[in-house]
RNA sequence: GCUCCGAUAGCUCAAGCGGUAGAGCGAGAGAAUUACAAUCUCGUGGCUGGUGGUUCAAGUCCACCUCGGGGCA
Numbered sequence: 001g002c003u004c005c006g007a008u009a010g011c012u013c014a015a016g017c018g019g020u021a022g023a024g025c026g027a028g029a030g031a032a033u034u035a036c037a038a039u040c041u042c043g044u045g046g047c048u049g050g051u052g053g054u055u056c057a058a059g060u061c062c063a064c065c066u067c068g069g070g071g072c073a
Stems, first nucleotide, its partner, number of pairs: 001072007010025004019056001026044001028042004049065005
């Protein structure tokens, strides 16, 4: 220098072929227990790396940029 993959909640990850983003864990409250842990219940939390574009509508499609990883030279 070229190329491929990835970036979504505090963490690990989902989200057919565009239609208003969800799970587990964690943190919080409660139940139960003499008490703690385990267990059970409840609710909590993100406008999806950034800027533009296409579209009635973008996490999803297109361009560029940033960061991380792999391959080639």
Predicted 3D model of a 73-nucleotide RNA (transfer RNA) from a Patescibacteria group bacterium. It matches the Rfam family "tRNA". Lineage of the source: Bacteria > Bacteria candidate phyla. The sequence is in RNAcentral, with records from ENA.